[in-house]
Bacterial RNase P class A from a Halobacteriovoraceae bacterium, 293 nucleotides, folded computationally. The sequence is in RNAcentral, with records from ENA. It is recorded under the gene name rnpB.
RNA sequence: UGAGAAAGAGGAGAUAUCGCUCAGGUUCGCCUGGGAGGAAAGUCCGGACACCAUAGGGUACCGUAGCGGAUAACGUCCGCCCACCGCAAGGUGAGGACAAGUGCAACAGAAAGAAUGUACGGUUCGGCCGUAGUGAAAUCAGGUAAACUCUACGGGGUGCAAGUCCACGUAGGUCAGCGCUCGAUGCCGUCCCGGCAAAAGCUGACGGGUAGGACGCAUGAGUGGUUGAGCAAUUAACCACCUAGAGGAAUGAUAUCAUAGAACAGAAUCCGGCUUACUCUCUUUCUCAGCUU
Numbered sequence: 001u002g003a004g005a006a007a008g009a010g011g012a013g014a015u016a017u018c019g020c021u022c023a024g025g026u027u028c029g030c031c032u033g034g035g036a037g038g039a040a041a042g043u044c045c046g047g048a049c050a051c052c053a054u055a056g057g058g059u060a061c062c063g064u065a066g067c068g069g070a071u072a073a074c075g076u077c078c079g080c081c082c083a084c085c086g087c088a089a090g091g092u093g094a095g096g097a098c099a100a101g102u103g104c105a106a107c108a109g110a111a112a113g114a115a116u117g118u119a120c121g122g123u124u125c126g127g128c129c130g131u132a133g134u135g136a137a138a139u140c141a142g143g144u145a146a147a148c149u150c151u152a153c154g155g156g157g158u159g160c161a162a163g164u165c166c167a168c169g170u171a172g173g174u175c176a177g178c179g180c181u182c183g184a185u186g187c188c189g190u191c192c193c194g195g196c197a198a199a200a201g202c203u204g205a206c207g208g209g210u211a212g213g214a215c216g217c218a219u220g221a222g223u224g225g226u227u228g229a230g231c232a233a234u235u236a237a238c239c240a241c242c243u244a245g246a247g248g249a250a251u252g253a254u255a256u257c258a259u260a261g262a263a264c265a266g267a268a269u270c271c272g273g274c275u276u277a278c279u280c281u282c283u284u285u286c287u288c289a290g291c292u293u
Stems, first nucleotide, its partner, number of pairs: 001289010013257006020035006037264001041275002044273005049159004056193003061155005066080005081095001082093004096150002101148002103144002118132005163215004173206006185197004222241008
C1' cells in the first nucleotide's frame, strides 16, 4: 500500500419562528423539560403480566439433542471437543442411535441384499477361496435417520381486542329444552382417569336498554461509569441518570449556515433473543500478499 476477518459507535447537525403531544409548575397570560429504530419489520422462540381455577397421572402430539457453563427463560449466548469450508484471521453445523424394526440408492453390472454366479486361477470339488470387470457402494457388507422410527429430556390454555374499576339505563323480561352434588355446561394441549369452578346453572328463540369514563400505559429481569470475580458469556458492590406513551392514532413545517448527506424504513402492553432488509461515515484489533527501512 492492497485484499480480507471480527467487534463497536453514529444513523444527521446548529440557530430562529410557528404548530402538535406528554409530564411538572402556574399569577391561567403562560413557563420548563421530554417526544419514532438498528432493525420499530417478521410474529419465529422464550418470558413478565392478566384471566380461566389448582394446573395431577397416563396417552397421542410438538420441541430439543457432543461436554460444560451463563440467563428469569429459550430452539438464545459463551467456552471446549469433533466434522466441513478457507493459505490464514475466521466461518458453518438439523453434532444421540443403523445389531430394536421397516425403508431408499438412477444408470452400469451376472447380481445392489441376508441377493448374486460373467471371465480367469486355486480347490478339501461345496460359489468353497482369490483376482479381474461394472459401480458412489459387491460377500452373515457398508451408506442414509432436515427417511419412517427408537432413546433421553422438556411442554396447561388464551392472550392488552388480556383484563380491572366506575357511572347511566332497561325488563334481574317472556317462552322452551337440559340440569341442580347421582355434577348439565365449562377447564385441565387429542382422548381416558382423576380433579376443579361449586354452597349451580347452561343453551336456544322473541323482545328491550347501552356503546360513556378511568385504569392497565411505561421505574424497567432499566441505562451508564468504576472496582472485584470469571478465558468468556455474565455477575456482585458502589456512584450517577430517567430516556415516547398516541387513542382513527401526536413525535411536524419553514428559513439560514455547514461537508447542503445516503439506504432499509414509523412505536401501539413490555422485555431477552433469532431471522430478514439496507450499507453512508468513523474507531479498534487481527490475517495474508507486496514494497521500503

It matches the Rfam family "Bacterial RNase P class A". Rfam classes the family as a ribozyme. NCBI's taxonomy places the organism under Bacteria, Pseudomonadati, Bacteriovoracia, Bacteriovoracales, Halobacteriovoraceae. Model confidence (mean pLDDT): 76 of 100.